[in-house]
RNA sequence: GCCGUCUCAUCGGGGUGUCUCCAGAGGACUGAGAAAUACCCGUAGAACCUGAUCCAGUUAAUACUGGCGUAGGGAAUGGGGCGGAUCGAGCU
Repeated sequence: GCCGUCUCAUCGGGGUGUCUCCAGAGGACUGAGAAAUACCCGUAGAACCUGAUCCAGUUAAUACUGGCGUAGGGAAUGGGGCGGAUCGAGCU
């Protein structure tokens, strides 16, 4: 120097919906998260966006499952620990 894995720092990306009501910072649902100095994600990238007010199933509705989808986009650098392979050097 290389590979794997864990971690730290800094930086960056992203979403926040459905139903209901007496309309409020209420209630119910799903979710990691439904504006939290939280959560998720950062190229081995379905975090998230577009197509999409999409199609089928399902649900009170969203959610969810499958399709679309080998689609088109999408945000990273540095340090450290451990393990492995290999090379070099020294010693015996």
Molecule: TPP riboswitch aptamer (THI element)